RNA sequence: UUGCCCGCGCCCGGGAGAAUCCGGGUUCCCCGGUGCCGAAGGAGCAACCGCCCCGGUAAACUCUCAGGCCAAAGGACCGCGCACGGGUCG
Repeated sequence: UUGCCCGCGCCCGGGAGAAUCCGGGUUCCCCGGUGCCGAAGGAGCAACCGCCCCGGUAAACUCUCAGGCCAAAGGACCGCGCACGGGUCG
RNA backbone atom coordinates (compact mmCIF):
# COMPACT_ATOMS: atom_id res chain seq x y z
C1' U A 1 0.00 0.00 0.00
C1' U A 2 -3.67 -3.59 -2.13
C1' G A 3 -7.29 -7.47 -1.42
C1' C A 4 -10.32 -10.06 2.20
C1' C A 5 -12.82 -10.58 7.10
C1' C A 6 -14.94 -8.44 11.61
C1' G A 7 -16.82 -4.25 14.46
C1' C A 8 -18.84 0.71 14.67
C1' G A 9 -20.68 5.38 12.69
C1' C A 10 -22.73 8.47 8.81
C1' C A 11 -25.40 9.59 3.85
C1' C A 12 -28.99 7.96 0.20
C1' G A 13 -32.93 4.42 -1.52
C1' G A 14 -36.58 0.55 -0.23
C1' G A 15 -39.23 -0.72 4.31
C1' A A 16 -44.72 -3.83 7.37
C1' G A 17 -48.53 -4.26 11.09
C1' A A 18 -52.53 -2.38 14.17
C1' A A 19 -59.19 2.16 16.23
C1' U A 20 -58.39 9.57 12.07
C1' C A 21 -62.37 4.53 18.47
C1' C A 22 -64.98 6.98 22.94
C1' G A 23 -64.90 11.10 26.52
C1' G A 24 -62.68 15.68 28.38
C1' G A 25 -59.45 19.83 27.59
C1' U A 26 -55.95 25.19 26.76
C1' U A 27 -57.54 21.33 19.78
C1' C A 28 -53.25 19.10 14.00
C1' C A 29 -51.51 18.73 20.75
C1' C A 30 -52.41 16.81 25.88
C1' C A 31 -55.01 13.62 29.55
C1' G A 32 -58.10 9.36 30.74
C1' G A 33 -60.58 4.70 29.07
C1' U A 34 -61.21 0.42 26.05
C1' G A 35 -59.53 -2.46 21.82
C1' C A 36 -55.39 -3.71 18.80
C1' C A 37 -49.91 -4.13 16.52
C1' G A 38 -44.54 -5.76 16.65
C1' A A 39 -39.71 -4.50 12.85
C1' A A 40 -36.69 1.23 17.79
C1' G A 41 -35.10 -0.28 22.52
C1' G A 42 -35.91 -3.99 26.49
C1' A A 43 -37.02 -8.90 28.63
C1' G A 44 -37.60 -14.52 28.19
C1' C A 45 -36.66 -19.55 26.49
C1' A A 46 -34.55 -24.60 23.14
C1' A A 47 -30.84 -27.51 21.16
C1' C A 48 -25.88 -27.30 22.52
C1' C A 49 -21.75 -26.41 25.94
C1' G A 50 -19.47 -26.14 30.86
C1' C A 51 -16.61 -26.26 36.47
C1' C A 52 -23.30 -29.86 35.53
C1' C A 53 -26.33 -27.18 42.63
C1' C A 54 -26.30 -24.12 38.83
C1' G A 55 -24.47 -21.24 34.87
C1' G A 56 -23.35 -19.69 29.68
C1' U A 57 -26.20 -19.02 25.20
C1' A A 58 -30.39 -17.41 19.49
C1' A A 59 -33.93 -15.19 16.64
C1' A A 60 -37.63 -12.09 12.33
C1' C A 61 -39.96 -17.03 18.02
C1' U A 62 -42.51 -15.39 22.63
C1' C A 63 -43.88 -11.15 26.13
C1' U A 64 -45.70 -6.35 25.21
C1' C A 65 -42.31 -2.76 30.10
C1' A A 66 -41.35 0.83 26.46
C1' G A 67 -42.89 2.25 21.58
C1' G A 68 -46.79 2.44 17.92
C1' C A 69 -52.35 2.23 15.55
C1' C A 70 -54.67 9.42 9.36
C1' A A 71 -50.37 11.76 7.73
C1' A A 72 -45.54 13.15 9.31
C1' A A 73 -41.68 11.32 12.30
C1' G A 74 -39.68 6.75 13.80
C1' G A 75 -38.71 1.84 11.97
C1' A A 76 -35.81 -4.32 12.52
C1' C A 77 -33.92 -5.72 7.99
C1' C A 78 -31.92 -5.24 2.73
C1' G A 79 -29.06 -2.56 -1.04
C1' C A 80 -25.35 1.24 -2.42
C1' G A 81 -21.51 4.60 -1.00
C1' C A 82 -18.03 6.95 2.52
C1' A A 83 -15.01 7.18 6.88
C1' C A 84 -12.72 5.05 11.33
C1' G A 85 -10.71 0.90 14.39
C1' G A 86 -8.87 -4.19 14.64
C1' G A 87 -7.15 -8.82 12.29
C1' U A 88 -5.02 -11.49 8.23
C1' C A 89 -2.70 -12.69 3.18
C1' G A 90 0.49 -11.16 -0.71